[in-house]
Context: one part of a larger RNA
RNA sequence: GUCAGCGACUUAUAUAUUAAAGCAAGCUUAACUAAAUAAGGUAGGCAAAGAGAAAUCAAGUAUUAAAAUGCGUUUAGUUUUAAUAUAUAGACCCGAAACCAGACGAUCUAUCCAUGAUCAGGGUGAGAAUUUAAUAAAAUAAAUUGGAGGCCCGAACCCACUAACGUUGCAAAGUUAGGGGAUGAAUUGUGGAUAGGAGUGAAAGGCUAAUCAAGUUUGGAGAUAGCUGGUUCUCUUCGAAAACUAUUUAGGUAGUGCCUUAAUUAUAAAAAUAGGGGUAGAGCACUGAGAUAUUUAAAGAAUUUUUUUUUUAUUUAUUUUAAACUACGAAUACUAUUUUAUGUUAAAUUAAGAGACAGACUUUGGGUGAUAACGUCCAAAGUCGAGAGGGAAACAACCCAGAUCACCAGAUAAGGUCCUAAAAUAAUAACUAAGUGGUAAACGAAGUUUAAAAACAAAGACAAUUAGGAGGUAAGCUUAGAAGCAGCUAUCCUUUAAAGAAAGCGUAAAAGCUCACUAAUCUAGUUUUUAUGCGCGGAAGAUUAACGGGGCUAAGUUAUUUACCGAGGCUGUGAAAUUUUUUUAAUUAAAAUUGGUAGAAGAGCGUUCCUUAUAUCAAUGAAGAAAAUAUUGUAAAAUAUUUUGGAGAUAAAGGAAGUGAUAAUGCUGAC
Repeated sequence: GUCAGCGACUUAUAUAUUAAAGCAAGCUUAACUAAAUAAGGUAGGCAAAGAGAAAUCAAGUAUUAAAAUGCGUUUAGUUUUAAUAUAUAGACCCGAAACCAGACGAUCUAUCCAUGAUCAGGGUGAGAAUUUAAUAAAAUAAAUUGGAGGCCCGAACCCACUAACGUUGCAAAGUUAGGGGAUGAAUUGUGGAUAGGAGUGAAAGGCUAAUCAAGUUUGGAGAUAGCUGGUUCUCUUCGAAAACUAUUUAGGUAGUGCCUUAAUUAUAAAAAUAGGGGUAGAGCACUGAGAUAUUUAAAGAAUUUUUUUUUUAUUUAUUUUAAACUACGAAUACUAUUUUAUGUUAAAUUAAGAGACAGACUUUGGGUGAUAACGUCCAAAGUCGAGAGGGAAACAACCCAGAUCACCAGAUAAGGUCCUAAAAUAAUAACUAAGUGGUAAACGAAGUUUAAAAACAAAGACAAUUAGGAGGUAAGCUUAGAAGCAGCUAUCCUUUAAAGAAAGCGUAAAAGCUCACUAAUCUAGUUUUUAUGCGCGGAAGAUUAACGGGGCUAAGUUAUUUACCGAGGCUGUGAAAUUUUUUUAAUUAAAAUUGGUAGAAGAGCGUUCCUUAUAUCAAUGAAGAAAAUAUUGUAAAAUAUUUUGGAGAUAAAGGAAGUGAUAAUGCUGAC
């Protein structure tokens, strides 16, 4: 891991409600007796009257001086059984770490006591002593002897510093190669002492038998677990919540809201009418906040002696703005009344049972945040949650649409119709050239479409080519120079078809080259601006990877049109169930309904045992086993047949439960 078996809402007592049964203004026994499911037993309990703290009074009573108010007064209860819930008990099952009590442990290990044992070999050479030298005597020096030491090197022995191997090992701590101590606070044998909040500890919370921040074992004990996991057959009806309030409360619980069942009542929704409001919007008289100009005053600053300027307050004018501004002010929503048409009640009340109180996203109105977040907190709606089906490539929360069952029928929704892939290589008119479509902004641009405005133009525009572009004059001033072109001032006149006291290069200054302006040539549109559709750039990232792919110039985009495809929705045909009805002889007919988690309610299937049962079936083959087929039932399941098996089994009805397993890192066994 697989298979098989086992494996979880029970039992007792009490209370409440519902149903059924008995009796009924009554109902009923408990202990106990007994000839024992009978019969007896009326102690007690509940009910028939309540009010008050009580005395007490009584269809009333309490408060009270009274009024008024509260609770009562209309007669149905009670006993048992069943179901459900609650309380007390282990109380649906499994699961702690822990706590307490009594025992058992020092053959491991810690320390201590008693008594024994062990330490190859080599080295060093302390004190001390002796002798000699030395000295006045000492000191001192040398030699010899000697053999000290938690001394040195190094085996046994003890330890465990490094590395590798080992890691289902040789081993629940080892092996190999090195390493440390090795006469000592050494090592070790045997016997003995001290232990569970206690011992022992050269102290690491170490060790106390592979167990230690409190040993092991038995008991209290089924400790407790607001926590995790698990909780076994079928079908049918309805069907939530993730909110408010409170909580040593926040992942728990209680009351209310929301769901279910039963009973009762008569509404609910809609429309019309009537209301109050201060939101959206709007506005700026008020309260505040700004902007521009201006009046007056004060103060400062700069200039210089009257000006400029800044700030603050103030006047006036124009103008903007506000969740905590309002001389205005909706739509919705809310409240009330009335009316119509109703109704398979969608509403309310009472009784009983719940679950739920982690919600998620999308759109809208807001707060918070950065007008960030698949962020967070409210409000309104939807969907998911608890919702399958079609579409969006895939995709709880988006779009369409709500799955009773069957059908190789039809017409549709969203979305689509070149291929993948069901249906248009459809129609008409345009646009786009960027594969834009098939990611993105400010900003940028003779891309292109459409519309508009203005100007010039056969008296010839725009562009191009040819020619001219002059004179007073080198304007004046300045300056070394200043001649159109360093700078300052002025910017006239003349000749002209036209030509600036010069728009740009250029020179030291001149010169020189263009421009403005003009003519000719040429010939028909040209120039500028605005708005608009579709495009372009802006555009650098980790798979080809920003059409689902192929591929597409439409198979892209805009507008219009027709046809078709397309879902479990709708229709058709057939079948089943639920509910209602002024339906019918008849579950007959009609109508509506039948997605569903938590959860409430209803109806059934199957297992074991008991009664009926000395009955029925059974060797002409029971139970069981192995498969499979057929039939019946919506299903749990049932029946029959075939093979095996070899002796018991049991219908229908009723009763009682150790009553149903793919799941608990479930338990046991087999493989």

This is a predicted structure of a 671-nucleotide part of an RNA (large-subunit ribosomal RNA, domain II) from Candidatus Vidania fulgoroideorum. RNAcentral holds the full RNA, with entries from ENA. NCBI's taxonomy places the organism under Bacteria, Pseudomonadati, Pseudomonadota, Betaproteobacteria, Candidatus Vidania. Rfam family: Bacterial large subunit ribosomal RNA. Its mean pLDDT, the model's own confidence on a scale to 100, is 85.